A computed fold for a 72-nucleotide RNA from a Patescibacteria group bacterium, annotated as transfer RNA.
NCBI's taxonomy places the organism under Bacteria, Bacteria candidate phyla.
RNA sequence: GCCCUCGUAGUGAAAUGGAUAUCACAACAGCCUUCGAAGCUGUCGUUGCAGGUUCAACUCCUGCCGAGGGCA
Repeated sequence: GCCCUCGUAGUGAAAUGGAUAUCACAACAGCCUUCGAAGCUGUCGUUGCAGGUUCAACUCCUGCCGAGGGCA
């Protein structure tokens, strides 16, 4: 330098272009307990950045940034 894959909550993941982006763990609050742990209930928080296509984009296209891999 070229090619491929990937980037979603604090962490790990899901979501075939279509309902309010889902789940687990974590965090926080409450219940329970003498106090904790465990358990139960609830809350918080997410699509790397910028454009484009579309009635509608996490999803498709382009560029950039970042991570991993391959070729030279």
Model confidence (mean pLDDT): 81 of 100. It matches the Rfam family "tRNA". It is annotated as a transfer RNA.